[in-house]
Context: one part of a larger RNA
RNA sequence: GAUUGCAGUCGAGCGCUCCGACGGAUCCCGCAAGGGGCUCGUUGGAGAGCGGCGGACGGCUGAGUAAUAUAUAGGAAUCUGCCCCUUAGUGGAACAUAGCUCCGGGAAACCGGGGGUAAUUUUCCAUGGUACCCCGCUCUGCGGGGUUAAAAGCCUUUACCGGUUGCUAAGGGAUGAGCCUGUAUCCUAUCAGGUAGUUGGUGGGGUAAAAGCCUACCAAGCCUAUGACGGGUAGCUGAUCUGAGAGGAUGAUCAGCCAGAGGGGGACUGAGACACGGCCCCCACUCCUACGGGAGGCAGCAAUCAGGAAUAGUCGGCAAUGGGCGAAAGCCUGACCGCGCGACACCGCGUGUAGGAUUAAGGUAUUAUGUAUCGUAAACUACUGUUGGAGGGGAAGAAGUCCCGACUUAGUCGGGGUUGACGGUACCCUCCGAGAAAGGAGCCGCUAACUGCGUGCCAGAAGCGUCGGUAAUACGUGGGCUCCAAGCAUUAUCC
Numbered sequence: 001g002a003u004u005g006c007a008g009u010c011g012a013g014c015g016c017u018c019c020g021a022c023g024g025a026u027c028c029c030g031c032a033a034g035g036g037g038c039u040c041g042u043u044g045g046a047g048a049g050c051g052g053c054g055g056a057c058g059g060c061u062g063a064g065u066a067a068u069a070u071a072u073a074g075g076a077a078u079c080u081g082c083c084c085c086u087u088a089g090u091g092g093a094a095c096a097u098a099g100c101u102c103c104g105g106g107a108a109a110c111c112g113g114g115g116g117u118a119a120u121u122u123u124c125c126a127u128g129g130u131a132c133c134c135c136g137c138u139c140u141g142c143g144g145g146g147u148u149a150a151a152a153g154c155c156u157u158u159a160c161c162g163g164u165u166g167c168u169a170a171g172g173g174a175u176g177a178g179c180c181u182g183u184a185u186c187c188u189a190u191c192a193g194g195u196a197g198u199u200g201g202u203g204g205g206g207u208a209a210a211a212g213c214c215u216a217c218c219a220a221g222c223c224u225a226u227g228a229c230g231g232g233u234a235g236c237u238g239a240u241c242u243g244a245g246a247g248g249a250u251g252a253u254c255a256g257c258c259a260g261a262g263g264g265g266g267a268c269u270g271a272g273a274c275a276c277g278g279c280c281c282c283c284a285c286u287c288c289u290a291c292g293g294g295a296g297g298c299a300g301c302a303a304u305c306a307g308g309a310a311u312a313g314u315c316g317g318c319a320a321u322g323g324g325c326g327a328a329a330g331c332c333u334g335a336c337c338g339c340g341c342g343a344c345a346c347c348g349c350g351u352g353u354a355g356g357a358u359u360a361a362g363g364u365a366u367u368a369u370g371u372a373u374c375g376u377a378a379a380c381u382a383c384u385g386u387u388g389g390a391g392g393g394g395a396a397g398a399a400g401u402c403c404c405g406a407c408u409u410a411g412u413c414g415g416g417g418u419u420g421a422c423g424g425u426a427c428c429c430u431c432c433g434a435g436a437a438a439g440g441a442g443c444c445g446c447u448a449a450c451u452g453c454g455u456g457c458c459a460g461a462a463g464c465g466u467c468g469g470u471a472a473u474a475c476g477u478g479g480g481c482u483c484c485a486a487g488c489a490u491u492a493u494c495c
Base pairs, nucleotide, nucleotide: 008053009052010051013050014049016047017046018045019044020043021042022041023040024039026037027036028035029034060260061259062258069185070184071183072182073181074180075179078177079176083173084172085171086170087169088168089167090166091125092124093123094122100115101114102113103112104111105110131147132146133145134144135143136142137141152165153164154163155162186232187231188230193223194222195221198220199219200218201217202216203215204214205213235257236256237255238254239250240249241248242247262283263282264281265280266279285296286295287294288293313339315338316337317336321335322333323332324331325330352383353382354381355380362374363373364372365371366370388432389431390430391429392428393427397422400418401417402416403415404414405413406412407411439484440483441482442481443480444465445464446463450479451478452477453476454475460467461466
């Protein structure tokens, strides 16, 4: 930091607008068929809006942080939406506002005014247990007074009743979170003194909660060679690498915690944030502009550019697992599941097997018309089929969910339908055919593996010792050999 998607969902909370389908009533045209208008009801789809829940999870990164952190062991002065259990209740009324409409301003972003509407939005009244405050009493308690609640929707019914999901209050649980303490956690003394809300107390404030957390006053304390304070470096841990161990080094992936969201600061909403894809202010940068003003934040997934020795697809799917919303169907989900690219790493397999000597030609060496070696290597013969090519079959991963029926209906059972991105993939079978598949480093010692030629302290090699100045097993090259092998070698780094 162009574009696009990564957080939405609920009509069984609410009122509208538009587009259909069906049914009823009515009007107009028409002989009729039919066409058109208006209105009511049912039902389906789309659109924005109010309202609820979720955007505090999940995902990314390691800048800061040497202790407001992490690990471990404890503690008391706390909160906790959704979830579970228990108890009680859910009555009456009212005012708004968005959407909508009519104006107005603006290039836009958007904003202002008038009218009017709904609710699980908001407000008031009633009831009232608990909690808090005050008073009294026979004071582990009891009595009196004051303050503080609520919301409806769906199914069934003619209606009442009933069922279910909610809502309110109180108590408990579970989970999550906040706070405090002990111990442990790198280098530096070429950092020796540091501190003024600093250390403690009282009154007050403040928080969900203890506390100089804040404030007024009072006292002068507090930390420090067991290293305060300062400087440097650094996310911490489970773990990972190495090592016989003790240790040493590291903190990629996976898991737990912390911190951050262009830099700095702030609060709002909320059960929970001082909030990556929310808001406000300042700064830097980028973009739009009608110059008045506006918009933005990939350390999400891909992708682009730049930097660099160097690091991938603007892929498929919600089928599974998990999450959000919903009564459910379902919708959303770059979490996730998969595929793709990369010998980046680890593991496995293959590049044939058995036989085969005129030991061919050729290369190299040589004591040179003879030998040695490459070498059973090749050719040739007989096989095999991992893999490859062709054809055929073909998964598990699927649990659920929906419909119908029965029953002790929380649910269980039976029947039926349906759900796979990967993928016609893995895997299996048949046929064909040795056909398509080997390189790299080294050979003086350490260190496994030697000779010919060229060069002549030159050219060069080199991890260390060193080698090279005319017979170099050390340079370059040929042959041979050694070690690894789809890798090999170098460099950097850890033990």
Source information: A computed fold for a 495-nucleotide part of an RNA from an uncultured Microgenomates group bacterium, annotated as small-subunit ribosomal RNA, 5' domain. Its mean pLDDT, the model's own confidence on a scale to 100, is 81. The full RNA is in RNAcentral, with records from ENA and SILVA. It matches the Rfam family "Bacterial small subunit ribosomal RNA".